[in-house]
RNA sequence: GCCUCCUUAGCUCAGUGGUAGAGUAUUUGCAUGGUAAGCAAAAAGCCGCCGGUUCAAUACCGGCAGGAGGCU
Numbered sequence: 001g002c003c004u005c006c007u008u009a010g011c012u013c014a015g016u017g018g019u020a021g022a023g024u025a026u027u028u029g030c031a032u033g034g035u036a037a038g039c040a041a042a043a044a045g046c047c048g049c050c051g052g053u054u055c056a057a058u059a060c061c062g063g064c065a066g067g068a069g070g071c072u
Base pairs, nucleotide, nucleotide: 001071002070003069004068005067006066007065010024011023012022013021018055026042027041028040029039030038048064049063050062051061052060
């Protein structure tokens, strides 16, 4: 220098055009003599940034940034 992939909740990841979910963690409650486990509920996201396409973009296109791998 070139190619490919990744970037979404604190963390690990789903979500292939109609304003976003799970697990885990956190908080609250139930339960227990008490703790853990268990059960119920809640909170937590301007979907990396900028632009384009579209009536509408987390999603499609381009660029940038960060990360991983490969080639030279």